[in-house]
Context: one part of a larger RNA
RNA sequence: GAACGAACGCUGGCGGUGUGCUUAACACAUGCAAGUCGAGCGAGAACGGUCUCUUCGGAGACUUAUUAGAGCGGCGGACGGGUGAGUAACACGUGAGUAACGUACCUUGGAGUGGGGGAUAACUGUCCGAAAGGAUAGCUAAUACCGCAUGAGACCACAGAAUCUUCGGAUAUAGGGGUCAAAGCCUUCGGGCGCUCUAAGAUCGGCUCGCGGACCAUUAGGUAGUUGGUGAGGUAAUGGCUCACCAAGCCUGAGAUGGUUAGCUGGUCUGAGAGGAUGAUCAGCCACACUGGGACUGAGACACGGCCCAGACUCCUACGGGAGGCAGCAGUGGGGAAUCUUGCGCAAUGGGCGAAAGCCUGACGCAGCAACGCCGCGUGUGUGAUGAAGGCUUUAGGGUCGUAAAGCACUGUCAGGGGGGAAGAAACAAAUGACGGUACCCCCAAAGGAAGCACCGGCUAACUCCGUGCCAGCAGCCGCGGUAAUACGGAGGGUGCAAGCGUUGUUC
Numbered sequence: 001g002a003a004c005g006a007a008c009g010c011u012g013g014c015g016g017u018g019u020g021c022u023u024a025a026c027a028c029a030u031g032c033a034a035g036u037c038g039a040g041c042g043a044g045a046a047c048g049g050u051c052u053c054u055u056c057g058g059a060g061a062c063u064u065a066u067u068a069g070a071g072c073g074g075c076g077g078a079c080g081g082g083u084g085a086g087u088a089a090c091a092c093g094u095g096a097g098u099a100a101c102g103u104a105c106c107u108u109g110g111a112g113u114g115g116g117g118g119a120u121a122a123c124u125g126u127c128c129g130a131a132a133g134g135a136u137a138g139c140u141a142a143u144a145c146c147g148c149a150u151g152a153g154a155c156c157a158c159a160g161a162a163u164c165u166u167c168g169g170a171u172a173u174a175g176g177g178g179u180c181a182a183a184g185c186c187u188u189c190g191g192g193c194g195c196u197c198u199a200a201g202a203u204c205g206g207c208u209c210g211c212g213g214a215c216c217a218u219u220a221g222g223u224a225g226u227u228g229g230u231g232a233g234g235u236a237a238u239g240g241c242u243c244a245c246c247a248a249g250c251c252u253g254a255g256a257u258g259g260u261u262a263g264c265u266g267g268u269c270u271g272a273g274a275g276g277a278u279g280a281u282c283a284g285c286c287a288c289a290c291u292g293g294g295a296c297u298g299a300g301a302c303a304c305g306g307c308c309c310a311g312a313c314u315c316c317u318a319c320g321g322g323a324g325g326c327a328g329c330a331g332u333g334g335g336g337a338a339u340c341u342u343g344c345g346c347a348a349u350g351g352g353c354g355a356a357a358g359c360c361u362g363a364c365g366c367a368g369c370a371a372c373g374c375c376g377c378g379u380g381u382g383u384g385a386u387g388a389a390g391g392c393u394u395u396a397g398g399g400u401c402g403u404a405a406a407g408c409a410c411u412g413u414c415a416g417g418g419g420g421g422a423a424g425a426a427a428c429a430a431a432u433g434a435c436g437g438u439a440c441c442c443c444c445a446a447a448g449g450a451a452g453c454a455c456c457g458g459c460u461a462a463c464u465c466c467g468u469g470c471c472a473g474c475a476g477c478c479g480c481g482g483u484a485a486u487a488c489g490g491a492g493g494g495u496g497c498a499a500g501c502g503u504u505g506u507u508c
Base pairs, nucleotide, nucleotide: 001508002507003506004505006504007503008502009501010500013377014376015375016374017373018372019370020369021335026333027332028331030330031329032328035075036074037073040072041071048063049062050061051060052059053058082288083287084286092212093211094210095209096208097207098206101205102204106201107200108199109198110197111196112195113194114148116146117145123138124137125136126135127134128133153180154179155178156177158175160173162171163170164169184193185192186191214260215259216258221251222250223249226248227247228246229245230244231243232242233241263285264284265283266282267278268277269276270275290311291310292309293308294307313324314323315322316321341367343366344365345364349363350361351360352359353358380410381409382408383407390401391400392399393398414449416444417443418442419441420440424435452497453496454495455494456493457478458477459476463492464491465490466489467488473480474479
């Protein structure tokens, strides 16, 4: 000098655009953050309204109702959002491999969608429990579940020849054998949406390998599933991944093992570069979801707002037993030098479900708070010498603040008042805007409401007076202060930046 997710002190007019718990991965009140589909299925209220009857208490019918709220079933809840605790590792980056693999929804092609069965929730009854919840008997449906049929095909073992090969195998093809499917709904009757099997694509992932990026040798030896083999199990798949047996290997001074620290990268800051430092916001990957462990479901999880077990903590309890997990958005306490609103909207973009209408969406779009950063603008302009008053100073003449002020003449940015008023809206004819009566345009009035902070001994731009008297104090370094201090404190003046200016911290 530059930079910052900064903080502190003094000060503070406006706008645009970004950013905002770096500390306790500390604990959390409250609300919201993942639902949707009645065109898969059975069942189906109430309030209200109309009518009829009435012993005036009420009862019934229709409507509400193709309803609500539940239930079975499907898809989604593995995305999106948060955090960086762990991790020195194929976690990440980059380049390869997979002849060792998977992939719901989507696209393209091929072949099908026949005929049956038994249940169960909801519901009704009974019962247990304080609750959370549960038991039992009976009834019922399906795109829920289960046999059978069919098999273009897929898979399995057998088996013939061919091509390629990393020599392990792979590919395509004759043959007979075994196993394996399905679901309907809507319709304007044209069809549409589905379902099953199969081949390919696309997308997304799993696994393997080369190379690359921290510190400590005051860590030198480490290792028994350890290293390899055979066989088996397991997985979508290779593999000690797991197991049985066999062998005794394997890593290591080119740093094993151990310890400490740390999410990695694109990037960011600095620097002429080389390099050094760093990894907030945005983007990619990884890991985690109170702590530890486990599996279930599923195309996909060992699953933030799913399940089970254990633990700590908090809450309810009738003491028998239960409930919970903000590192989602707001918000609270705590910690801290320090970091925001318990806001509006699904109008846009995107996501889930749905045939659609639509519903959901604290993703997102906006608004609020904060000079936290960057950028822009303003706080007037011209004229004005009696060089006014006043301050400071003086050699007492003067000098200086200073054209500065006043005065006169103007202008109208921002802020203020009034009028008008968007784009963002497209899919689809109409309708549809949170922001927002915002941006912007026009008019009105009025210099009015808008300047501070640090410094002035040298480095380093800027000097005098008074006070103080090695005191009080200053200080980044050198150093100032003990009676004439341009270095302390005040004043006048000046210098530098400016809605900021200084200080502190950190990096280069």
This is a predicted structure of a 508-nucleotide part of an RNA (small-subunit ribosomal RNA, 5' domain) from an uncultured prokaryote. RNAcentral holds the full RNA, with entries from ENA. The coordinates come from a structure-prediction model, not an experiment, and the mean pLDDT is 85.